RNAcentral holds the sequence, with entries from Rfam. A computed fold for a 143-nucleotide RNA from Nocardioides sp. GY 10113, annotated as SAM riboswitch aptamer (S box leader).

[in-house]
RNA sequence: CGCUCAUCCAGAGGGACUGAGGGAACGGCCCAGUGAAGUCCCGGCAACCGCCACGAACCCCCCGCCUGCACCCCGGUGCACGCGGUCGUGGAAAAGGUGCCAAAUCCGACCUGACGCGAGGUACGCGCCGGGACAGAUGAGAG
Numbered sequence: 001c002g003c004u005c006a007u008c009c010a011g012a013g014g015g016a017c018u019g020a021g022g023g024a025a026c027g028g029c030c031c032a033g034u035g036a037a038g039u040c041c042c043g044g045c046a047a048c049c050g051c052c053a054c055g056a057a058c059c060c061c062c063c064g065c066c067u068g069c070a071c072c073c074c075g076g077u078g079c080a081c082g083c084g085g086u087c088g089u090g091g092a093a094a095a096g097g098u099g100c101c102a103a104a105u106c107c108g109a110c111c112u113g114a115c116g117c118g119a120g121g122u123a124c125g126c127g128c129c130g131g132g133a134c135a136g137a138u139g140a141g142a143g
Stems, first nucleotide, its partner, number of pairs: 001143001003141006013042005021031003026108003043101003048097002051091006062085004067080006105135001110132004115127004
């Protein structure tokens, strides 16, 4: 850097330094000298990985580990049982790896469904409530 999968209406902020921007991008709408962004310190949230328990699957092949057996060139090779790998449910947050701590990913933008209004014909515009894409963020995995 792109790819795959999962999640994204919940939750959680103080201080120090500093000083004007910030909410990805476009439009809107917000936040901000009652201090933005950034750096550091301390704190918190959450439960993706990891951890623990239980269950299921696999147990042909492959990888790791334990035990046993066989063989020989004495360090390996082969074979067998078992456990782990994969999935699900639950738990703890205390060891660890990340992440996060204004507003739903702040809302919309493209497609689409219901309803209402305008208008008048099966169109169009606006409003509102949904669904799906796109984009993005975070994690895990394989390159």